[in-house]
RNA sequence: GGCGGCAUAGCCAAGUGGUAAGGCGAAGGUCUGCAAAACCUUUAUUCAUCGGUUCAAAUCCGAUUGCCGCCUCCA
Numbered sequence: 001g002g003c004g005g006c007a008u009a010g011c012c013a014a015g016u017g018g019u020a021a022g023g024c025g026a027a028g029g030u031c032u033g034c035a036a037a038a039c040c041u042u043u044a045u046u047c048a049u050c051g052g053u054u055c056a057a058a059u060c061c062g063a064u065u066g067c068c069g070c071c072u073c074c075a
Stems, first nucleotide, its partner, number of pairs: 001071007010024003018055001025043006048064005
């Protein structure tokens, strides 16, 4: 330098055009003499960033950033 893959909450992770599941953690509550356990509620108005297509984008397209892999060149 070329090609490909990946980027979603504090962590892991599903979802690949119709508006973001689940688990762990955290906060509040019920219960309890106090706890633990159990149960209930909350926790992304948002998907790396910017732009485009569309009635509608995490999803499709382009560019950029970061990480990983392969190939090539040089030493």